[in-house]
Context: one part of a larger RNA
RNA sequence: GAUGAACGCUGGCGAGAUGCCUUAUACAUGCAAGUCGUACGAGAUUAAACUCAAGUGGCGGACGGGUGAGUAACACGUAAGAAUUUGCCUUUAGGAGGGGGAUAACAACUGGAAACGGUUGCUAAUACCCCAUAAGCUUUCGAGUAAAAUGGAUUUUUCCGCCUAAAGAGAAGCUUGCGGCUGAUUAGCUUGUUGGUGAGGUAAUGGCUCACCAAGGCGACGAUCAGUAUCUGGUUUGAGAGGACGAUCAGACACACUGGAACUGAGACACGGUCCAGACUCCUACGGGAGGCAGCAGUAGGGAAUUUUCCGCAAUGGGCGAAAGCCUGACGGAGCAAUCUCGCGUGAGGGAUGACGGCCUAUGGGUUGUAAACCUCUUUUUUCAGGGAGGAAUAAAUGACGUGUACCUGAAGAAUAAGCAUCGGCUAACUCCGUGCCAGCAGCCGCGGUAAGACGGAGGAUGCAAGUGUUAUCC
Numbered sequence: 001g002a003u004g005a006a007c008g009c010u011g012g013c014g015a016g017a018u019g020c021c022u023u024a025u026a027c028a029u030g031c032a033a034g035u036c037g038u039a040c041g042a043g044a045u046u047a048a049a050c051u052c053a054a055g056u057g058g059c060g061g062a063c064g065g066g067u068g069a070g071u072a073a074c075a076c077g078u079a080a081g082a083a084u085u086u087g088c089c090u091u092u093a094g095g096a097g098g099g100g101g102a103u104a105a106c107a108a109c110u111g112g113a114a115a116c117g118g119u120u121g122c123u124a125a126u127a128c129c130c131c132a133u134a135a136g137c138u139u140u141c142g143a144g145u146a147a148a149a150u151g152g153a154u155u156u157u158u159c160c161g162c163c164u165a166a167a168g169a170g171a172a173g174c175u176u177g178c179g180g181c182u183g184a185u186u187a188g189c190u191u192g193u194u195g196g197u198g199a200g201g202u203a204a205u206g207g208c209u210c211a212c213c214a215a216g217g218c219g220a221c222g223a224u225c226a227g228u229a230u231c232u233g234g235u236u237u238g239a240g241a242g243g244a245c246g247a248u249c250a251g252a253c254a255c256a257c258u259g260g261a262a263c264u265g266a267g268a269c270a271c272g273g274u275c276c277a278g279a280c281u282c283c284u285a286c287g288g289g290a291g292g293c294a295g296c297a298g299u300a301g302g303g304a305a306u307u308u309u310c311c312g313c314a315a316u317g318g319g320c321g322a323a324a325g326c327c328u329g330a331c332g333g334a335g336c337a338a339u340c341u342c343g344c345g346u347g348a349g350g351g352a353u354g355a356c357g358g359c360c361u362a363u364g365g366g367u368u369g370u371a372a373a374c375c376u377c378u379u380u381u382u383u384c385a386g387g388g389a390g391g392a393a394u395a396a397a398u399g400a401c402g403u404g405u406a407c408c409u410g411a412a413g414a415a416u417a418a419g420c421a422u423c424g425g426c427u428a429a430c431u432c433c434g435u436g437c438c439a440g441c442a443g444c445c446g447c448g449g450u451a452a453g454a455c456g457g458a459g460g461a462u463g464c465a466a467g468u469g470u471u472a473u474c475c
Stems, first nucleotide, its partner, number of pairs: 001474003005471005012344006018337002020302001025300003029297003034059003039056002043052002066255003076179006084172003089168007097131004106121006136145003151160003181227003188218003193215008230252004234245004257278005280291004308334001310333003316330001317328004347377004357368004382412006391401001419464005424445003430459005440447002
């Protein structure tokens, strides 16, 4: 000098930030991902239009938000590369011919305590399937193979969609060089191991997997093993070189009760999806079921220690929708905390008989001290009253913040506002009293055993100031 700090004493205001560093411990309650009726049928309501929304269907739940357990690794950073994929978006070119069978909802019957089902029957689609066509793909150049919803709305000529191919943008996967911890009281490690051929698999390269063949590969330039640890932009210190750190913000990675697995999908091996196993908690009619805050608040526990079960979608952004709009604990705000940084204030000018009181004293006086009183002002702040933006884009309307905020004007009244530590040397600041190696102080040196500038109190002084000291850690 610094801090995501804590503790003691004290505490007026504003602005901007920051706020579980410990148990990746367990979680009551509420909310955090829906949307589309201009895809579809049935239903309810209604005179109709319309509205509602359980089901089928589409898109989105792979983003956004959290955490840092694991990981010493192509995880990250940086520089390059080739054997790849890509929903939505943009551009270009072309196409959408003919048919079919189901199924949920619903109805009837029925099982179960519940969760959740079963059987039979009916029905639709932009759901599903078949045939045709083909710029594409594969090819041993013979050939093989692959699509669609002519759907929805409508003012009747426009909009939104569907399929194929090519290109772009953005996104993602993969490979490689180099870079960044500790230990040798860890010296040898390795059998899919290292390479080849062939096959399988993948969007794609590759021992990624398999069969066969060869016996390789790594290592004192530190392999292997062990410990520790998310990485970076950066932060902090320092003249720099360097050291230490990796909260907030931004990029990347990993994880989602613990372990494993795949499904769907353009994208996941998926925080608020599925299945299996385990631990734990809860319900149960004992047959069986339900759950996952490392989302936002909040609770218990742990701890020196870290906030409200708040307001709003007004702005910015995201999802869906043709739109109106709906959803959004992202976000915008408010609340709490001197936790930090910055700014402001706690009055200004005058005022000596240097008042009273306190303290000291050689008793003359000195000091507190222009300090107070007193006089004259001011009103930043405070309280009250009046006015009142901008954040709103877009003609109008639309503001959570904010029962009018910021700001402006007026009124009142010095009114509402100072502490903490230190005073032997280092180190700015000294005397008296008490105590008597006691009580105590202390960062180091060291003080204290009867005149203590070092202990305790008082007066005075010094430093910083809404803070000030201590402790912890880093330079």
Molecule: small-subunit ribosomal RNA, 5' domain
Organism: uncultured bacterium